Predicted 3D model of a 90-nucleotide RNA (c-di-GMP-I riboswitch aptamer) from a Chloroflexota bacterium. Its mean pLDDT, the model's own confidence on a scale to 100, is 85.
């Protein structure tokens, strides 16, 4: 240094829920809170999956509505990939 991840050490992050805010929604931000996480750090750009459907398109209705499709929206704590990074047992 690399691989690897320990009944190690120092730390870190923060699920559900809840309060406030933003958003059409999914969801996001901040406070509280810890389910868990060796990358649960960053990247949604030019991979895949999943979620939502404002706008848009089509059909029905003619009842200011209903249904279907659709991402340029969201998710990195879904997977893959890339980049950076603490420690050093086997």
């Nucleotide at each position: 240094a690399a691989u690897c991840g320990a009944a190690a050490a120092a730390g870190g992050c923060a699920a559900a829920c809840u309060c406030g805010g933003c958003g059409a929604a999914a969801g996001c931000c901040g406070g509280g809170g810890a389910c868990g996480c060796a990358a649960a750090g960053c990247c949604a750009a030019c991979g895949g999956g999943u979620c939502u459907a404002c706008c848009g398109u089509c059909a029905c209705a003619u009842u200011c509505g209903u249904g279907a499709c659709u991402a340029c929206g969201a998710u990195u704590g879904c997977c893959a990939g890339g980049c950076c990074g603490c420690c050093g047992a086997a």